[in-house]
Context: one part of a larger RNA
Molecule: large-subunit ribosomal RNA, domain IV
Organism: Bathyarchaeaceae archaeon (SeqCode)
RNA sequence: ACCAAGCGAGGGAACUCGGCAAACUAGCCCCGUAACUUUGGGAAAAGGGGUGCCUGCGUUUCUGGCUUCGGCUGGGACUGCAGGUCGCAGUGACAAGGGGGUCCCGACUGUUUAAUAAAAACACAGGGAGCCGCAAGCCCGAAAGGGUGUGAACGGCUUCUGAAUCCUGGCCAGUACAGGUACCUAAAACCUGGGUUCAACCGGGCUAAGGGCCUGCAAACGCCGGGAGUAACUCUGACUCUCUAAAGGUAGCCAAAUGCCUUGUCGGGUAAGUUCCGACGCGCAUGAAUGGAACAACGAGGACCCCGCUGUCCCCGCUUGGUACCCG
Numbered sequence: 001a002c003c004a005a006g007c008g009a010g011g012g013a014a015c016u017c018g019g020c021a022a023a024c025u026a027g028c029c030c031c032g033u034a035a036c037u038u039u040g041g042g043a044a045a046a047g048g049g050g051u052g053c054c055u056g057c058g059u060u061u062c063u064g065g066c067u068u069c070g071g072c073u074g075g076g077a078c079u080g081c082a083g084g085u086c087g088c089a090g091u092g093a094c095a096a097g098g099g100g101g102u103c104c105c106g107a108c109u110g111u112u113u114a115a116u117a118a119a120a121a122c123a124c125a126g127g128g129a130g131c132c133g134c135a136a137g138c139c140c141g142a143a144a145g146g147g148u149g150u151g152a153a154c155g156g157c158u159u160c161u162g163a164a165u166c167c168u169g170g171c172c173a174g175u176a177c178a179g180g181u182a183c184c185u186a187a188a189a190c191c192u193g194g195g196u197u198c199a200a201c202c203g204g205g206c207u208a209a210g211g212g213c214c215u216g217c218a219a220a221c222g223c224c225g226g227g228a229g230u231a232a233c234u235c236u237g238a239c240u241c242u243c244u245a246a247a248g249g250u251a252g253c254c255a256a257a258u259g260c261c262u263u264g265u266c267g268g269g270u271a272a273g274u275u276c277c278g279a280c281g282c283g284c285a286u287g288a289a290u291g292g293a294a295c296a297a298c299g300a301g302g303a304c305c306c307c308g309c310u311g312u313c314c315c316c317g318c319u320u321g322g323u324a325c326c327c328g
Base pairs, nucleotide, nucleotide: 001323002322003321004320005319006318007317008316010314011313014312019309027051028050029049030048031047036041038163052085053084054083055082056081057080058079060077061076062075063074064073065072066071086090098307099306100305101304102303103302104301105299106298110122111121126161127160128159129158130157131156132155137148138147139146140145165293166292167291169224170223171222174221175220177216178215179214180213183212184211185210190205191204192203193202194201225243226242227241228240229239252286253283264280265279266278267277268276
């Protein structure tokens, strides 16, 4: 000096990206326990008190011996009360939750990058859509054949969303898909004309799918405007005008895991807060199963605050064990 531990005056997070690490707490019994809530929870919430040993008495219960069946006399377990007694300390060692408040995300228990990621990712119950009547649909295979399937629509396959609750707006112009189609287009084959015959070559007719055309379809891919004026101070603009689109973003929600400007503005918290919480909203570029909002419970998830606690720090000191190093 390092590694692993122990203790520490006063202060107590001033440390730091961040209380990382450490410390506090801890078992059992009694009392007591909030908001909120899907009425199950939350909850060991929080917050208090007790705890050893000895003696006596009692409740409950199991069991033995004797018996004249009236009782007598033992042993064990749980537990209540009282008195006494020792220590600084009685769950005396070991073992053994720190707690609370608010918000984001994900409902939850689960699953995952064997060896840098455990999560907000995956899954999930629930919801929706599509294909399929079985010699089916989907998948593997060149085929034979095989799987789903010892199955049969309350089923199988594909796909999106992701508990429950309240909801899920407008647009079919583009793309995809499905259906229809008098007509148009449309290859080869076929029929047929020209090419003195034949071939090349140049035409005509007929025509499938497809396309045009017409519908449907967004819990299909997706998309969801701009400029002016206007109210008895000012500001604002319910209102009006205008351009324009397939339709012009509804309900909600927000400087959000989404807001560039931005440390937005106001309020709260602090003496002081680029973080945090509550609001505001012409939102660079929020928004409804690419789900929207809200949410009890849950989380080795993320952010902020408070109490307790502490060598994280002010500011370092000492001790124990080990390693290294120096001297001998």